[in-house]
Context: one part of a larger RNA
Molecule: small-subunit ribosomal RNA, 3' major domain
Organism: uncultured prokaryote
RNA sequence: UGACGGGACCCCGCACAAGCGGCGGAGCAUGCGGCUUAAUUCGAUGCAACCCGAAGAACCUUACCUGGACUUGACAUCAUGGGUCUACCUGUGGAAACACAGGGUGCUUUUGCGCCCAUGACAGGUGGUGCAUGGCUGUCGUCAGCUCGUGUCGUGAGAUGUUGGGUUAAGUCCCGCAACGAGCGCAACCCCUGUCCUAUGUUGCCAGCGGAUUAUGCCGGGGACUCAUAGGAGACUGCCGGGGAUAACUCGGAGGAAGGCGGGGACGACGUCAAGUCAUCAUGCCCCUUAUGUUCAGGGCUGCACGCAUGCUACAAUGGGUGAUACAACGGGCAGCAAUCCUGCAAAGGUGAGCGAAUCCCUUAAAGUCAUCCUCAGUUCGGAUUGAAGUCUGCAACUCGACUUCAUGAAGCCGGAGUCGCUAGUAAUCGCGGAUCAGCAAAGCCGCGGUGAAUACGUUCUCGGGGUUUGUACA
Numbered sequence: 001u002g003a004c005g006g007g008a009c010c011c012c013g014c015a016c017a018a019g020c021g022g023c024g025g026a027g028c029a030u031g032c033g034g035c036u037u038a039a040u041u042c043g044a045u046g047c048a049a050c051c052c053g054a055a056g057a058a059c060c061u062u063a064c065c066u067g068g069a070c071u072u073g074a075c076a077u078c079a080u081g082g083g084u085c086u087a088c089c090u091g092u093g094g095a096a097a098c099a100c101a102g103g104g105u106g107c108u109u110u111u112g113c114g115c116c117c118a119u120g121a122c123a124g125g126u127g128g129u130g131c132a133u134g135g136c137u138g139u140c141g142u143c144a145g146c147u148c149g150u151g152u153c154g155u156g157a158g159a160u161g162u163u164g165g166g167u168u169a170a171g172u173c174c175c176g177c178a179a180c181g182a183g184c185g186c187a188a189c190c191c192c193u194g195u196c197c198u199a200u201g202u203u204g205c206c207a208g209c210g211g212a213u214u215a216u217g218c219c220g221g222g223g224a225c226u227c228a229u230a231g232g233a234g235a236c237u238g239c240c241g242g243g244g245a246u247a248a249c250u251c252g253g254a255g256g257a258a259g260g261c262g263g264g265g266a267c268g269a270c271g272u273c274a275a276g277u278c279a280u281c282a283u284g285c286c287c288c289u290u291a292u293g294u295u296c297a298g299g300g301c302u303g304c305a306c307g308c309a310u311g312c313u314a315c316a317a318u319g320g321g322u323g324a325u326a327c328a329a330c331g332g333g334c335a336g337c338a339a340u341c342c343u344g345c346a347a348a349g350g351u352g353a354g355c356g357a358a359u360c361c362c363u364u365a366a367a368g369u370c371a372u373c374c375u376c377a378g379u380u381c382g383g384a385u386u387g388a389a390g391u392c393u394g395c396a397a398c399u400c401g402a403c404u405u406c407a408u409g410a411a412g413c414c415g416g417a418g419u420c421g422c423u424a425g426u427a428a429u430c431g432c433g434g435a436u437c438a439g440c441a442a443a444g445c446c447g448c449g450g451u452g453a454a455u456a457c458g459u460u461c462u463c464g465g466g467g468u469u470u471g472u473a474c475a
Base pairs, nucleotide, nucleotide: 001475002474003472004471005470007469008468009467010466011465012464013463015459016458019422020421021420022419023418026313027312028311029310030309031308032307033306034304035303042053043052064299065298066297067296068295069294070293073122077121078120079119080118081117082116083115085114088103089102090101091100092099093098106113107112124288125287127286128285129284133282134281135277136276137275138273140271145184146183147182148181149180150179151160152159153158164175165174166173190265191264192263193262195233196232197231198230199229200228201227205222206221209220210219211218236259239253240252241251242250243249315415319374320373321372322371323370324369325368331362332361333360336355337354341350342349343348381412386407387406388405389404390403391402392401428451429450430449431448432447433446434445
């Protein structure tokens, strides 16, 4: 100087407390361990692995296994020699890859381009090492810290500054001080959102005027309003009062759409964990080279005495069923989204208007509201499982897809010890969209809006963090 302490003091954080809802019990989905297996490819392992890489494992993907094939190779460059020769079609064998036989023959006017054969350099490797690395990322932590120059002090390691008194979300600011300044962080500058103004109105809007319709901005028209797209204004403790060192600041008030950081995002200091990744990519070294490379078929990654993790659905009456009826936002669409009409109980099929979209479509939002049935029961709760019949995608749904209908109708009556999230348009609850994608195991992820709470006395305790100080036989 650090680190540590079941030392002290100060401060903060959904850290506790106060509340609300869960998890832990059930069924199912998904991931992991284990076991099994020819293979169940590999990685990730306390927080910070376990709906993680994977924003799509039937084939492909695919890296694994079994078997069939190839050896200058599926891919790149070059050299030498040779071939007028690709592609493709037919037949035979085969699971295919491919092999054999037959047919066929490119562009150009040439010393060629392209293709093929042979040979040699070489290719190739999701083989190893993340403890050889770059890059990227997680974490402490959006915590308020981490340092430097000069000066001063100390023999020196080092200290000072950065400590102290206040204050802040903040090493934020003020005051003081052997320090004076500065840098990386904080904040601001950036984006979204909340109010208003101006400009512009089509595909958007419709107040006033006119027309038409059973009805609808449907039409003429209009720019008021909504909205869209740009450009501005606005918030700064600016104003008033109390407190305070007259300071920084803090408390209350006015005005205001918004008030003291308005709300949210992007943004992550010096460093820590030999943290993660050689399987995104790049790369040193090592290893394989008729195989650890390449290709094909089938299988596996989906196995199942079991354990864990994350979710979904429930156990019901603040509910379930049926009928009627109201109100969104974000997005996506041409090998696409598909209206309408018809068929089917339905999944869906047929038809195919319109739309490369503020125009058309996906697109009926659902919870809600109104009416009615059920009346506390393993039930008109719950939907697992299984049987049968179908639909769709796709060469192909056996292993191993989703969906529909009929039948079946399991466990489950609110969950032990323990444990998690959340402080406001949040939790809870309700639906909608998208990426990936032929299809889909999505109940996942990323977004969007609808309805919309309770509680916080407080900092003794638990956990984590910051600062000062103290002890130490630790570095």